[in-house]
RNA sequence: GGGGUCGUCGAUUAGCCUGGCUUAAGUCCCCUGCCUGUCACGCAGGUGAUCGUGGGUUCGAAUCCCAUCGACCCCG
Numbered sequence: 001g002g003g004g005u006c007g008u009c010g011a012u013u014a015g016c017c018u019g020g021c022u023u024a025a026g027u028c029c030c031c032u033g034c035c036u037g038u039c040a041c042g043c044a045g046g047u048g049a050u051c052g053u054g055g056g057u058u059c060g061a062a063u064c065c066c067a068u069c070g071a072c073c074c075c076g
Base pairs, nucleotide, nucleotide: 001075002074003073004072005071006070007069010028011027012026013025020059030046031045032044033043034042052068053067054066055065056064
């Protein structure tokens, strides 16, 4: 220098190919309540991400296109 995979709540994992059921979902953590003599377990509820960043297409973008940053891998 060229190519590929990945980047989504505090952590982790879906969703992306087939744009509109998403209020962006699940689990863990955290908070509140119930339960218990207390804790744990269990049950109910809640907080938290606008999807790496910027731009484009479109009535509409996490999802399509371009550029770019970072991690890892391959080729030279």
Molecule: transfer RNA
Organism: Candidatus Omnitrophota bacterium